[in-house]
RNA sequence: GAAGCGGGCCAGACCGCCGCCGGUGCAUCAGCGGAAACGCCGCACGGGAGGAAGGUCCGGACUGCACAAGGCAGCGUAGCAGCUAACGGCUGUCCACCGCGAGGUGAGGAUUAGAGCAACAGAGACGAGUCGGUGCCGGCUUCGGCCGGUACCGGGUGAAACGGGCAAUCUCUACGCGCAGCAACACCGAAUAGGCCGGCGAUGAUGUCGCCUGCGGAGCCGGCGGGUAGGUGGCACCGAGCCGUGGAGCGAUCCACGGCCAAGAGGAAUGGCGGUCACGCCGCGUCCCGCAAGGGAGGCGGUGCACAGAAUCCGGCCUAUCGGCCCACUUCACAC
Numbered sequence: 001g002a003a004g005c006g007g008g009c010c011a012g013a014c015c016g017c018c019g020c021c022g023g024u025g026c027a028u029c030a031g032c033g034g035a036a037a038c039g040c041c042g043c044a045c046g047g048g049a050g051g052a053a054g055g056u057c058c059g060g061a062c063u064g065c066a067c068a069a070g071g072c073a074g075c076g077u078a079g080c081a082g083c084u085a086a087c088g089g090c091u092g093u094c095c096a097c098c099g100c101g102a103g104g105u106g107a108g109g110a111u112u113a114g115a116g117c118a119a120c121a122g123a124g125a126c127g128a129g130u131c132g133g134u135g136c137c138g139g140c141u142u143c144g145g146c147c148g149g150u151a152c153c154g155g156g157u158g159a160a161a162c163g164g165g166c167a168a169u170c171u172c173u174a175c176g177c178g179c180a181g182c183a184a185c186a187c188c189g190a191a192u193a194g195g196c197c198g199g200c201g202a203u204g205a206u207g208u209c210g211c212c213u214g215c216g217g218a219g220c221c222g223g224c225g226g227g228u229a230g231g232u233g234g235c236a237c238c239g240a241g242c243c244g245u246g247g248a249g250c251g252a253u254c255c256a257c258g259g260c261c262a263a264g265a266g267g268a269a270u271g272g273c274g275g276u277c278a279c280g281c282c283g284c285g286u287c288c289c290g291c292a293a294g295g296g297a298g299g300c301g302g303u304g305c306a307c308a309g310a311a312u313c314c315g316g317c318c319u320a321u322c323g324g325c326c327c328a329c330u331u332c333a334c335a336c
Base pairs, nucleotide, nucleotide: 001332002331003330004329006327007326008325009324010323012277013276014275015274016273017272018271020048021047023045024044025043026042031040032039033038050307054318055317057316058315059314060313061312062181063180064179065178074177075176076175077174078173079093080092081091082090083089094108095106096105097104098103109172110171114170115169116166117165130155131154132153133152134151135150136149137148138147139146140145185233186232187231188230195224196223197222198221199220200219207215208214241260242259243258244257245256246255247254248253279304280303281302282301283300284299286297287296288295289294
């Protein structure tokens, strides 16, 4: 230097203006919406997407169901040892395969418990048995041999021929899993309809704007309780949390100390415009080195486009991803 291999990181920075979402403090307890529950309105301050927020594929937290216990069925996992809240995840290692190598991949328990399966070729594919030769036994014989049985050897087909394979076919063994999911669930809670109780009512209730008369003719009034619409919590400051340092361990990981608090909607905010700088790409032209191919420097203009958007939270896996940076290692070539 070229080609690889494994891992980590970034995903433009700053300023100004306008807007959106939610938080804290102060103020107001005045007003607005609503029957209520409850929500909104002012000022200031600070905050506001990701490495995958994605797929919803595993595992947990949390919640309800009888705090759910045992068994069958069903589903899942599978070398060994470890990490973890848990896992089908991760780490180390053995084995097998791939690669010259760094390294990568692996549904890697059991086939004397039982069943099932095996294309083509081949006489025969899990049932047995083909061709040739040799030995022995029996029978026949025209004495040259022939036939049958049995044992062994060899040939041919094929991945595999009484000896095996496949468990990614059923099965067996060991271990794990109760079911549903934040639209979980808890609390507050209308109108209308229906329910229960009490009272009034054909000796005419309620209604007909307040009273009387008249009309009319079967319901009316009050209370209670459940559910629904709606509202609040769950829910975002305290967690299996993040960062740094030190220690233990090959490592996953764990321990100690110090510091920090970091989006929270409820159909969904996290945006737009302008400017400066940095970087990438494209175009134009300039200068330097070089015979040339080509290399380097700076200038102007344009453009910036990756995948993608939190929805109860967390640990993983998988998938998508323009461009760029860093580290360790391998192979080859060259120089010293």

Predicted 3D model of a 336-nucleotide RNA (Bacterial RNase P class A) from Rubrivivax gelatinosus. It matches the Rfam family "Bacterial RNase P class A". Rfam describes the family as follows. Ribonuclease P (RNase P) is a ubiquitous endoribonuclease, found in archaea, bacteria and eukarya as well as chloroplasts and mitochondria. The family's RNA type in Rfam is ribozyme. The prediction has a mean pLDDT of 76. The RNAcentral record of the sequence draws on ENA. NCBI's taxonomy places the organism under Bacteria, Pseudomonadati, Pseudomonadota, Sphaerotilaceae, Rubrivivax.